[in-house]
RNA sequence: AGAGUUUGAUCCUGGCUCAGAGCGAACGCUGGCGGCAUGCUUAACACAUGCAAGUCGAACGAGGGCCCGGAGCUUGCUCCGGUCACCCUAGUGGCGGACGGGGGAGUAACGCGUGGGAAUCUGCCUUGCAGUGGGGAAUAACGGUUGGAAACGGCCGCUAAUACCGCAUACGCCCUUCGGGGGAAAGGCUUCGGCCGCUGCUUGAGGAUCCCGCGUCCGAUUAGCUUGUUGGUGGGGUAACGGCCUACCAAGGCGACGAUCGGUAGCUGGUCUGAGAGGAUGAUCAGCCACACUGGGACUGAGACACGGCCCAGACUCCUACGGGAGGCAGCAGUGGGGAAUUUUGGACAAUGGGGGAAACCCUGAUCCAGCAAUACCGCGUGUGUGAAGAAGGCCUGAGGGUUGUAAAGCACUUUCAAUUGUGAAGAAAAGUUUGAGGUUAAUAGCCUCGAAUCUUGACGUUAACUUUAGAAGAAGCACCGGCUAACUCUGUGCCAGCAGCCGCGGUAAUACAGAGGGUGCGAGCGUUAAUCGGAAUUACUGGGCGUAAAGCGUACGUAGGCGGUUUAGUAAGUCAGAUGUGAAAGCCCUGGGCUCAACCUGGGAACUGCAUUUGAAACUGCUGAACUAGAGUGUGGUAGAGGGAAGUGGAAUUCAGGGUGUAGCGGUGAAAUGCGUAGAUAUCCUGAGGAACACCAGUGGCGAAGGCGACUUCCUGGACCAACACUGACGCUGAGGUACGAAAGCGUGGGUAGCAAACAGGUAAAGAUACCCUGGUAGUCCACGCCGUAAACGAUGUCAACUAGUUGUUGGGAGCAUCUGGCUCUUAGUACAGUAGAUAACGCGAUAAGUUGACCGACUGGGGAGUACGGCAGCAAGGUUAAAAAUAAAAGGAAUUGACGGGGGCCCGCACAAGCGGUGGAGCAUGUGGUUUAAUUCGAUGCAACGCGAAGAACCUUACCUGGUUUUGACAUCCUGCGAACUUUCUAGAGAUAGAUUGGUGCCUUCGGGAACGCAGUGACAGGUGCUGCAUGGAUGUCGUCAGCUCGUGUUGUGAAAUGUUGGGUUAAGUCCCGCAACGAGCGCAACCCCUAUCCUUAUUUGCCAGCGCGUUAUGGCGAGAACUUUAAGGAGACCGCCGGUGACAAACCGGAGGAAGGUGGGGACGACGUCAAGUCAUCAUGGCCCUUACGACCAGGGCUACACACGUGCUACAAUGGGAAGGACAAAGAGCCGCGAAGCCGCGAGGUGUAGCUAAUCUCAUAAAUCUUCUCGUAGUCCGGAUUGGAGUCUGCAACUCGACUCCAAGAAGUCGGAAUCGCUAGUAAUCGUAGAUCAGAAUGCUACGGUGAAUACGUUCCCGGGCCUUGUACACACCGCCCGUCACACCAUGGGUGUGGGAUGCAACAGAAGUGGCUAGUCUAACUUAGUGAGGACGGUCACCACGGUGUGAUUCAUGACUGGGGUAAAGUCGUAACAAGGUAACC
Repeated sequence: AGAGUUUGAUCCUGGCUCAGAGCGAACGCUGGCGGCAUGCUUAACACAUGCAAGUCGAACGAGGGCCCGGAGCUUGCUCCGGUCACCCUAGUGGCGGACGGGGGAGUAACGCGUGGGAAUCUGCCUUGCAGUGGGGAAUAACGGUUGGAAACGGCCGCUAAUACCGCAUACGCCCUUCGGGGGAAAGGCUUCGGCCGCUGCUUGAGGAUCCCGCGUCCGAUUAGCUUGUUGGUGGGGUAACGGCCUACCAAGGCGACGAUCGGUAGCUGGUCUGAGAGGAUGAUCAGCCACACUGGGACUGAGACACGGCCCAGACUCCUACGGGAGGCAGCAGUGGGGAAUUUUGGACAAUGGGGGAAACCCUGAUCCAGCAAUACCGCGUGUGUGAAGAAGGCCUGAGGGUUGUAAAGCACUUUCAAUUGUGAAGAAAAGUUUGAGGUUAAUAGCCUCGAAUCUUGACGUUAACUUUAGAAGAAGCACCGGCUAACUCUGUGCCAGCAGCCGCGGUAAUACAGAGGGUGCGAGCGUUAAUCGGAAUUACUGGGCGUAAAGCGUACGUAGGCGGUUUAGUAAGUCAGAUGUGAAAGCCCUGGGCUCAACCUGGGAACUGCAUUUGAAACUGCUGAACUAGAGUGUGGUAGAGGGAAGUGGAAUUCAGGGUGUAGCGGUGAAAUGCGUAGAUAUCCUGAGGAACACCAGUGGCGAAGGCGACUUCCUGGACCAACACUGACGCUGAGGUACGAAAGCGUGGGUAGCAAACAGGUAAAGAUACCCUGGUAGUCCACGCCGUAAACGAUGUCAACUAGUUGUUGGGAGCAUCUGGCUCUUAGUACAGUAGAUAACGCGAUAAGUUGACCGACUGGGGAGUACGGCAGCAAGGUUAAAAAUAAAAGGAAUUGACGGGGGCCCGCACAAGCGGUGGAGCAUGUGGUUUAAUUCGAUGCAACGCGAAGAACCUUACCUGGUUUUGACAUCCUGCGAACUUUCUAGAGAUAGAUUGGUGCCUUCGGGAACGCAGUGACAGGUGCUGCAUGGAUGUCGUCAGCUCGUGUUGUGAAAUGUUGGGUUAAGUCCCGCAACGAGCGCAACCCCUAUCCUUAUUUGCCAGCGCGUUAUGGCGAGAACUUUAAGGAGACCGCCGGUGACAAACCGGAGGAAGGUGGGGACGACGUCAAGUCAUCAUGGCCCUUACGACCAGGGCUACACACGUGCUACAAUGGGAAGGACAAAGAGCCGCGAAGCCGCGAGGUGUAGCUAAUCUCAUAAAUCUUCUCGUAGUCCGGAUUGGAGUCUGCAACUCGACUCCAAGAAGUCGGAAUCGCUAGUAAUCGUAGAUCAGAAUGCUACGGUGAAUACGUUCCCGGGCCUUGUACACACCGCCCGUCACACCAUGGGUGUGGGAUGCAACAGAAGUGGCUAGUCUAACUUAGUGAGGACGGUCACCACGGUGUGAUUCAUGACUGGGGUAAAGUCGUAACAAGGUAACC
């Protein structure tokens, strides 16, 4: 210090998440030792048991005991007296119990913090002064008696005090009318010296009380609160001021600087985090507060309204004899309960401290220790060195090895800690006793201080520490390993099981699940969870933003507030500086010290950023005074304008009405219909009525704050601008609340209504159409008055002021110059385009800022839920304004980029359309597919780009399928062992595979051991699989598409994705070429190079050829000879826009022409860029993984792939006369052939048979080409068309034609008369038509491939359909339009609003009620001290009044829970209906 996550990618905005630190924690796994801390955060829930506050006999009485003495005597008992360093449970009395300890319920407060203040009190302690005289009356204990279960009492009697009450005295004290008046005391011990006490006053310390300034959580969906309230006077009360209380008087007091109300909360020093500022928190320790079962109350006391005191009320628990009583762990332990969760019913007063006491001492769950808990922090250990055969085992493997790993073993050492043996500090200071010195004193008593000696005091404690002995011996786990984030492989699983902090993994090769091996991190711990801060500049003071991401109020005026021009004087509130006080200790920080270190403890310092007081300074701000004119305003003179309001006037047009002319339609639409019209429409002319709006001018022109304003005239009226001077003298800017204005729609009342037009009606279209379109049509639109108060009220840009380059247009005003108007220049106020610097995420902005600054206001803080609910406010209503939460998902969003797409645009191409020719779709048949059927009808291919496709050929075989029969190292490969040559003949059983029997045969090489090939048998490694996955793959293939594209390097531009180049102007079949250009070059494609074909030349001449010469034949290159021609097959030539003319930009190129066999790529072929379709193929082949292994392998026979209500594709043959039939006659090319082609001849109607000649082929054969041509016939018919189908007879191939071949002959002769919607091919030697050959093949083409013959028509053109290319535009698409996506309905779940109500909590008001208690009044009852002797004073009880807790009643307002039903919202793999939005989204979208 950052990182992950929105996208195909980018930049930005923005949320979510992670890495860090920390914890009074909990949970999971694991666990050796020590030190030091910490340990009910929940039920302020209820508590059994024990302990936590007593002490003093030197205040008192009684009692007991030891000892002594005496008496009585029953000589071991009783009584009396004394004494004591003894005890004393209980009682009187004193002090303490108000401290210490606990938990945090309440409290938003002078409660706390901080700094000040005073009208006060104060036991014990301290300073000082003065006293302590003399009396009295009771009472508990105790005794007696009595009530009660008990707790606890009643009556009678006795007694003491440092208990109680007077009298005397009163320096100082209190009161006072300044004359005076009032008020005390207690003794005890003593070594007799004194000491401890007591009373009054006083000083101080410490403690307590009250008051004030400032600070101290959230909510305005809490805006008004208050009657003792605010103040005064009198009185009361208090320790004391005070409405603290009371009577009267006045009407105040608080509040947007947040009163009141509601919610939450003890506050602080500090703690955690953070760079800091801040944020969160308030355990342990320390200070303060409040509380003590809940509520109320007072008493006592120096102090309490009292944790272990009292009284009352309430709830709960316990005892009870039912009449009554007792209790309060939020003390320490402990129990139950609650909870994720928190310890022992321990030891000791040894130390520190507290209470009492003169002291010894007693008490002390304060405290000090121990126990339990890895709860936190800190430290130590679990060994160290050496050790390669790199052991074994595990895991992986490419099978070689790698890794675990010097790790282990082995060898050599060490012994911390734990265990064991012994030794053994410090925490202890005192007190006591003896004694020395000093002080006090009359004193060598006593007491105090200092010193010496002596005697003891330790819970912890078997302490710490040291030491002995033995031995590596007793001591390692947890999490993680896809990215963030350090660390990788195998196996299992197969969207299952599971993981997950975020993104996300898992659907058969998972580094993400589970296990293992290995690795990484930390380590007696490691992970997880909860909550906090950080990162988060994600509330921004430090330190953010508001045109489009969330965010500028619709606009103006203006109150409070905030801010404010120039000069000068004063002041000193802010500000700055110094000093003083305070800011507790602990903590943090710095620096020393002590535990072996550290944690921990401890000394000192700094700091505590604050507050208060005080002394100075005077620049700035404030305040006060005086002045100024640059801001602001006023006056004078002009100017422009749809600025506003009112009244009046005008013409065009629509509609309606009347009249005229006139006749059958009009109107409307994409096309129609509804509608109007023969009762006369539409059209046209004249006249009239009425309402609304104002064409042209008209303009990125004007005016206004905005909304908005448009015919003309008049009246009233607001603002702006310009010019020159004069005046006022900061009068200013902004503006929370507030007020006013505020489009359209809407509402109320009353008018008005021509046109238009929600609703509504009809029509059309559509699957539907509550829409779009059409015909009608009411509110409304208009006017007056009053509401509403919102708009994408937009420049999505608040107002004001200042500053910062220039250029141009335009509106209003002014000035100057000139050639005096169609000009130029300057200035000012507006308005608009482009643009510099700058800033911006980019787009864009750019003096009219979104630049640089200042002032003030408003509003923002992820999406959706939601601008919604509830509540409030205003409104007649509609609706507006203010404005949440729960639950929810990880994004939502802005700008720009590249693609893709568009029922966007532009340019261009293609048999794409058009123009033509011929087909398909109808028939029959062939063939393929779907479907169906079947034991099986094997499998694959499925839009174009599957369907005469794999298959260039299923009767068996093929064959993969089915049925049945067989087989198991196998039909096939390699290795091992044994036997045998191999091989072959025949027979039997069987459908065959197979099984049994049988015959012949002994080979080749040899180093003589054997070996090679082959067969049989055996064993196991293995074979085998057309089984699965083409979505694990290779290879080869299809398609877009022979479309013209696809990219790279360097440079440049941009934050970047990217762009540029490749765009633009021309041109081309072409990213073909030229020109231009921040690009310059290059690559893969295009073209060319290759093959065939068209012309010519050269060479060559057999099997081909035959012009001329010769021979021969009925005839034929048959023969000799020839090399001219044709042909064959090698090599060349030729074509390049080369030439001419025109166009074009002086280019590229195009158009025309000449020549030429061929002309603009001459025609055809091969050749297929980057990529797309998870395209097809695991059944050509290869191959990963998975699966089968007496079977999913292998063999055999038969069957099936050939089925058949049907549907589709591709073909053949036809429907006829451009034809069919008959006869005659002519012309090819390219191929194939030895398991072959097979001539001639003969036989058969024919298929064919016979026959063998020739041919390994320019020689022989297949092999007659057919259409065409000539002649004859048929005459438009189901025919002399057509040939399906059927019957009969045959031929050929083949082991075998039944299922299931082809062909021939005879006989019979179906549908079909040119084919609906729709659809296909083709631009020239093409379509169409005619035949020929080949591959496969025993046989079996209408298919496929190749060959030649005959041989057309048409193309104006690019509007439209389809496909494609380039540029541009929009986009919410990127799996890319077969995209995305909205709403209702249906199902499930979740939270929430309303809801007749119901239940609970806290609370206001009204009246009731009134325990205990306090205060007032009161002579009903009782009464020791004192007394003036009184029926006195005083006291107690009783009565009553006031206040008041609990309680109950009524009525409000509030909050929580719940509720039949109901509303919307959210979530959720594949539901329904439509298609609203994104493209012109098919009606532009939106408010």